[in-house]
């Protein structure tokens, strides 16, 4: 050069056979609980689904292009 996988909340990650209002943990605030702290329980903020185009009534999901890492290969 070529194949090939990975990019989703601060952080690890599901969810990719296209459609229930984009979610799970842990962190973070608030609140209950406690003399008090922790642990528990409850809320609640926080996302241009790496960008960018198209395809559809609808795209995190498909298609194509770019960008970044990673790993096979000449």
């Nucleotide at each position: 050069g070529g194949c090939g996988g990975a990019g989703u909340a601060g952080c690890u990650c599901a969810g990719c056979u296209g459609g229930c209002g984009a979610g799970a943990g842990c962190a973070u605030g608030c609140g209950g609980u406690u003399c008090a702290u922790a642990c528990c329980c409850g809320c609640a903020g926080g996302g241009u689904c790496g960008g960018g185009a198209g395809u559809u009534c609808a795209a995190a999901u498909c298609u194509c292009u770019u960008c970044u890492c990673c790993g096979c290969u000449a």
This is a predicted structure of a 74-nucleotide RNA (transfer RNA) from a Defluviitaleaceae bacterium.
It matches the Rfam family "tRNA".
Its mean pLDDT, the model's own confidence on a scale to 100, is 83.